[in-house]
RNA sequence: GGGUGCAUGGUCUAGAGGCAUGAUUCCUGCUUUGGGUGCAGGAGGUCCCCGGUUCGAUCCCGGGUGCGCCCC
Numbered sequence: 001g002g003g004u005g006c007a008u009g010g011u012c013u014a015g016a017g018g019c020a021u022g023a024u025u026c027c028u029g030c031u032u033u034g035g036g037u038g039c040a041g042g043a044g045g046u047c048c049c050c051g052g053u054u055c056g057a058u059c060c061c062g063g064g065u066g067c068g069c070c071c072c
Stems, first nucleotide, its partner, number of pairs: 001071007010024003018055001025043006048064005
């Protein structure tokens, strides 16, 4: 330099154009003498950035950034 995959709450993760999933974490309550476990409720997201297509984009297209892999 060329090709290719990935980027989504603190962490991990689902999501084939129509209000963004789940787990974990954290907070509160119940349970306990207390803790843990369990149960219930709650908090936590500019879906990496810029632009394009579309009535509408996490999703499609172009460019960029970061990380991984392959080739030279």
Predicted 3D model of a 72-nucleotide RNA (transfer RNA) from Omphalotus olearius VT 653.13.
Model confidence (mean pLDDT): 82 of 100.
The RNAcentral record of the sequence draws on GtRNAdb.
Its Rfam family is "tRNA". It is annotated as a transfer RNA.